[in-house]
Molecule: transfer RNA
Organism: Roseovarius sp.
């Protein structure tokens, strides 16, 4: 330098051919249960899908650029 592959909730990670409220597991917060805790249950909070432009009636999904991490090559 040139090829690819990745980024989604505090962590790990799904969302069908681009289609209509972006979701699950740990965590967090309240209850409950227990004499107490822990584990168990019920409820719930948490997201500018990496920044930013574009295509579209509609973009986590598709093009551009940067920005961060792996690979592999010279």
């Nucleotide at each position: 330098g040139g090829g690819c592959c990745c980024g989604u909730a505090g962590c790990u990670c799904a969302a069908u051919u681009g289609g209509u409220u972006a979701g699950a597991g740990c965590a967090g917060a309240g209850c409950g249960c227990u004499c107490a805790u822990a584990a168990c249950g019920c409820u719930u909070u948490g997201g500018u899908u990496g920044g930013g432009g574009g295509u579209u009636c509609g973009a986590g999904u598709c093009c551009c650029u940067c920005c961060g991490g792996g690979c592999c090559u010279a």